[in-house]
The part of an RNA shown here (small-subunit ribosomal RNA, 5' domain) has 494 nucleotides and comes from an uncultured soil bacterium. Model confidence (mean pLDDT): 87 of 100. The full RNA is in RNAcentral, with records from Greengenes and SILVA.

Context: one part of a larger RNA
RNA sequence: GGACGAACGCUGGCGGCGUGCCUAACACAUGCAAGUCGAACGGGGCAGCAAUGCCCAGUGGCGAACGGGUGCGUAACACGUGAGGAACUUGUCCAUCGGCGGGGGAUAGCCGGCCCAACGGCCGGGUAAUACCGCGUACGUCGGCGAGACCGCAUGGUCUUGCCGGGAAAGCAGCAAUGCACCGAUGGAGAGCCUCGCGGCCUAUCAGCUAGUUGGUGAGGUAACGGCUCACCAAGGCGACGACGGGUAGCUGGUCUGAGAGGAUGAUCAGCCACAUUGGGACUGAGACACGGCCCAGACUCCUACGGGAGGCAGCAGUGGGGAAUAUUGCGCAAUGGGCGAAAGCCUGACGCAGCGACGCCGCGUGUGGGAUGACGGCCUUCGGGUUGUAAACCACUGUCGCGAGGGACGAAGAUCUGACGGUACCUCGAAAGGAAGCACCGGCUAACUCUGUGCCAGCAGCCGCGGUAAUACAGAGGGUGCAAGCGUUGUCC
Numbered sequence: 001g002g003a004c005g006a007a008c009g010c011u012g013g014c015g016g017c018g019u020g021c022c023u024a025a026c027a028c029a030u031g032c033a034a035g036u037c038g039a040a041c042g043g044g045g046c047a048g049c050a051a052u053g054c055c056c057a058g059u060g061g062c063g064a065a066c067g068g069g070u071g072c073g074u075a076a077c078a079c080g081u082g083a084g085g086a087a088c089u090u091g092u093c094c095a096u097c098g099g100c101g102g103g104g105g106a107u108a109g110c111c112g113g114c115c116c117a118a119c120g121g122c123c124g125g126g127u128a129a130u131a132c133c134g135c136g137u138a139c140g141u142c143g144g145c146g147a148g149a150c151c152g153c154a155u156g157g158u159c160u161u162g163c164c165g166g167g168a169a170a171g172c173a174g175c176a177a178u179g180c181a182c183c184g185a186u187g188g189a190g191a192g193c194c195u196c197g198c199g200g201c202c203u204a205u206c207a208g209c210u211a212g213u214u215g216g217u218g219a220g221g222u223a224a225c226g227g228c229u230c231a232c233c234a235a236g237g238c239g240a241c242g243a244c245g246g247g248u249a250g251c252u253g254g255u256c257u258g259a260g261a262g263g264a265u266g267a268u269c270a271g272c273c274a275c276a277u278u279g280g281g282a283c284u285g286a287g288a289c290a291c292g293g294c295c296c297a298g299a300c301u302c303c304u305a306c307g308g309g310a311g312g313c314a315g316c317a318g319u320g321g322g323g324a325a326u327a328u329u330g331c332g333c334a335a336u337g338g339g340c341g342a343a344a345g346c347c348u349g350a351c352g353c354a355g356c357g358a359c360g361c362c363g364c365g366u367g368u369g370g371g372a373u374g375a376c377g378g379c380c381u382u383c384g385g386g387u388u389g390u391a392a393a394c395c396a397c398u399g400u401c402g403c404g405a406g407g408g409a410c411g412a413a414g415a416u417c418u419g420a421c422g423g424u425a426c427c428u429c430g431a432a433a434g435g436a437a438g439c440a441c442c443g444g445c446u447a448a449c450u451c452u453g454u455g456c457c458a459g460c461a462g463c464c465g466c467g468g469u470a471a472u473a474c475a476g477a478g479g480g481u482g483c484a485a486g487c488g489u490u491g492u493c494c
Base pairs, nucleotide, nucleotide: 001494002493003492004491006490007489008488009487010486013364014363015362016361017360018359019357020356021322026320027319028318030317031316032315035062036061037060040059041058043056044055045054046053047052069275070274071273079199080198081197082196083195084194085193088192089191090190093188094187095186096185097184098183099182101135103133104132110125111124112123113122114121115120141166142165143164144163145162146161147160148159149158150157151156171180172179173178201247202246203245208238209237210236213235214234215233216232217231218230219229220228250272251271252270253269254265255264256263257262277298278297279296280295281294300311301310302309303308328354330353331352332351336350337348338347339346340345367397368396369395370394377388378387379386380385401435403430404429405428406427407426411421438483439482440481441480442479443464444463445462449478450477451476452475453474459466460465
């Protein structure tokens, strides 16, 4: 000098765009943050003469594994980058091929009865489905046994073909055409899983570490390879090219600095990872070992009729606490995106906006021109004067911002309709210099000097150093210098 998610002191006019718990992954009152489908199903209620329409708990489907938060843990294939999977999976979506026949038994809701403080639970009856279960069928497909061709990268891969065995399905809307669903399979898109090379912290005042340890055979398990797990066998495996241990830490694109090399860093935005009160576990599912799901254990909080129950803001606001320090219990689904739905639409604290903070960057303003008798006042003075100073007054003018009045959007796609922001931005008119300047410094480094007070006191100080009676270094004043809606100080990095 530059930089900052900054803080503190003094000061503070406006706008745009950003940005805002770095500390206690401390505890949380309250509200909201994930639902939707009646065109899957039976039923209940309401309106209606009816057709029908509306609403609802339940069964069922899809979603809730996304989106949002945090950085505890993690030195690891976690991340980055480059390869590999002849060892793998994939709901929805796209393309293509083939199919959707015929049956059955239940069970919520409901009705009746009972227990219970609550959460909730039990018994009996009866009912539907795109819920559940057999049967038939099987182009592909899966398993087994064969035959042939081609190829390769070691285990092998691909294609053709024969036999045996296994495995599917669901309907709804519409007058209909048809549409949307459903089942089997192949390929794709996208996503995921696994393996490996290389790369990126400190410490040797950590030198030896290791028994599922290293390998093999077999088995189990997984979508899949594998000590992943197990039985048996062998005795291996790693290490000064730093094993093992300890400390610290999410990684990256990037960011800051620097001419670069490098150093430091990883807020906001984007990608990946990990976590969801602490620890453990599985269930469902295409996908979780699942923030607003379940079970168990621990701590904590709350309710209780003392028998037993309920809860999890590292979602958005907000509260207490911690701290030098970090915002509103706001508006809207209008846009973008997401979930569900045939659609209308519903939901969406994602998001779009608004509010607060000079926290940052950028832009603008606080007037412009004239004006000497160089006024008054202040300060200094060698008492002549000098300086503040064209500065003010005064005259003329302008109208940015702000103020008042009127008009008033783009963002809305697609002819109509639909805007939270918002009567906002912007435009026109009006009045009026009116409402808008401070902060630090002035001994040298370093731009800027005098007076008074003080008297090694009070104090200053980044370094050198000032102050003990003439202090340009302390304090005040006048003047000056530098920046300017900011200016200084502190902290940290280069």